[in-house]
Molecule: TPP riboswitch aptamer (THI element)
Organism: Gammaproteobacteria bacterium
RNA sequence: AUCCCACCUUAGGGGUGGUCCUCGGACCUGAGAUGCGCCUAGCGCGAACCCUAGAACCUGAUCCGGAUCAUACCGGCGUAGGAAAAGGACACAUCAACGGU
Repeated sequence: AUCCCACCUUAGGGGUGGUCCUCGGACCUGAGAUGCGCCUAGCGCGAACCCUAGAACCUGAUCCGGAUCAUACCGGCGUAGGAAAAGGACACAUCAACGGU
């Protein structure tokens, strides 16, 4: 001097299900299953959580197989097709110069 994961700052993206119930709530999985509002059966705005070059998340999907009281619960699908950024960044490493042996 270069590179620079982690990490930091700001910005952005995303999903929010199932069963029971005395309707107060409880239970299952998970990082996350939330609150409020509205022209109401959908949408919007926030909080938390996760993710930002890729399994966060979406399509395929009212899919297929296996479990479960049930479920987007697990796996396949999936080297599939999409999907949201910039700056900083100790160390490690690399290169050059100088000095020493």